[in-house]
RNA sequence: GCAAAACACUAGGGGUGCCACUUAGCAAUCUCUGAGUGGCUGAGAUCACACCCUCCGAACCUGAUACGGGUUGUGCCGGCGCAGGGAAGUGAAAUGGCGUGAUC
Numbered sequence: 001g002c003a004a005a006a007c008a009c010u011a012g013g014g015g016u017g018c019c020a021c022u023u024a025g026c027a028a029u030c031u032c033u034g035a036g037u038g039g040c041u042g043a044g045a046u047c048a049c050a051c052c053c054u055c056c057g058a059a060c061c062u063g064a065u066a067c068g069g070g071u072u073g074u075g076c077c078g079g080c081g082c083a084g085g086g087a088a089g090u091g092a093a094a095u096g097g098c099g100u101g102a103u104c
Base pairs, nucleotide, nucleotide: 001098002097007091008090009089010088011054012053013052014051017040018039019038020037021036022035023034024033025032060085061084062083067078068077069076
């Protein structure tokens, strides 16, 4: 001197499903819809100034009302997936890395 992990700030992107029970609505019941409680997976299952992600981009969307496995059930798990899309700038920067120079 260069690059740069982690970091900070600002800005932006994204998801919110499934099951059981209770209850309310039309109602004889089921189904359906809303609310509440509990449970499952998960970072997050909603309103949290949370959580995750922002191009070295599987956060998330599409394909997909699809495929394989498993489950009471669900993107619950796996493949699909060097498939198609997808939201960034600034600051500062390591007892580390690379390069250059000076001196011994």
TPP riboswitch aptamer (THI element) from Prochlorococcus sp. AG-412-I05, 104 nucleotides, folded computationally. Lineage of the source: Bacteria > Bacillati > Cyanophyceae > Prochlorococcaceae > Prochlorococcus. The coordinates come from a structure-prediction model, not an experiment, and the mean pLDDT is 78. It was read from a public genome assembly, where an Rfam model found it.